[in-house]
Molecule: transfer RNA
Organism: Parcubacteria group bacterium CG11_big_fil_rev_8_21_14_0_20_41_14
RNA sequence: CGGGCUGUGGCGCAGUUGGUAGCGCGCAUCGUUCGGGACGAUGAGGUCGGCGGUUCAAGUCCGCCCAGCCCGA
Numbered sequence: 001c002g003g004g005c006u007g008u009g010g011c012g013c014a015g016u017u018g019g020u021a022g023c024g025c026g027c028a029u030c031g032u033u034c035g036g037g038a039c040g041a042u043g044a045g046g047u048c049g050g051c052g053g054u055u056c057a058a059g060u061c062c063g064c065c066c067a068g069c070c071c072g073a
Stems, first nucleotide, its partner, number of pairs: 001072007010025004019056001027043005049065005
């Protein structure tokens, strides 16, 4: 310098055909227990790496940039 992949709640991931984001773990409260754990119920928490573009509508398509990993020179 060129190419590829990845970037989504605290962590690990899904969201494959564009229609306002979900699962597991964790966290909070409550129940159960003498108490804890386990189990059950309820709830909080992200605007999807950044900036633009297309569209009625973008995590999802397009461009540039940033970060990490890999390949080549």